[in-house]
RNA sequence: UGCUUAUCGAGAAAGACUGAGGGAAAGGCCCUAUGACGUCUUGGCAACCUGACUUACAAGGUGCUAAUUCCUAUUCCGGAAAAGCCGGAAGAAGAUGAGCG
Numbered sequence: 001u002g003c004u005u006a007u008c009g010a011g012a013a014a015g016a017c018u019g020a021g022g023g024a025a026a027g028g029c030c031c032u033a034u035g036a037c038g039u040c041u042u043g044g045c046a047a048c049c050u051g052a053c054u055u056a057c058a059a060g061g062u063g064c065u066a067a068u069u070c071c072u073a074u075u076c077c078g079g080a081a082a083a084g085c086c087g088g089a090a091g092a093a094g095a096u097g098a099g100c101g
Stems, first nucleotide, its partner, number of pairs: 001101008013042005021031003026072003043065003048061003051057001069093001074090006
């Protein structure tokens, strides 16, 4: 860096350092000097893989710990006279795990 596959409406924070951005990207909306992002420490959530085991644990490897993946975009269906809008489904993109190249 690419491919396959599963999941993504639930859940889970304090402290220290630093000091202005961050939420993937465009638009919107939001978080932020009452300290963002990041790093570290200690917790927590969860149960993808391993383990244990046969149906229940959380020991190990990941992951996660604002907002549904924060929302929308593309296609289809329904409502509506139409545009817009509203609701639903699928898809795209993305994230994470496992496997493979």
Predicted 3D model of a 101-nucleotide RNA (SAM riboswitch aptamer (S box leader)) from Aquiflexum gelatinilyticum. It was read from a public genome assembly, where an Rfam model found it. The organism belongs to Aquiflexum, within Bacteria.